[in-house]
Molecule: transfer RNA
Organism: bacterium
RNA sequence: GGGGCCAUAGCUCAGUUGGGAGAGCGUCCGGUUUGCAUCCGGGAGGUCGCGGGUUCGAGUCCCGCUGGCUCCA
Numbered sequence: 001g002g003g004g005c006c007a008u009a010g011c012u013c014a015g016u017u018g019g020g021a022g023a024g025c026g027u028c029c030g031g032u033u034u035g036c037a038u039c040c041g042g043g044a045g046g047u048c049g050c051g052g053g054u055u056c057g058a059g060u061c062c063c064g065c066u067g068g069c070u071c072c073a
Base pairs, nucleotide, nucleotide: 001072002071003070004069005068006067007066010025011024012023013022019056027043028042029041030040031039049065050064051063052062053061
């Protein structure tokens, strides 16, 4: 330098006809317990990497950029 893949909650990750942004863990509150843990109920938490484009509508399609992994040279 060139090719491929990846980027979604604090962490690990789902998200296929393009129309609801989600799960587990963690965290906070309450219940349960003498207390802790477990368990049960509830809550908070998001620039879907960034910038454009297409579309009535984009996490999802297209282009560029940034970062990471990998292959080739």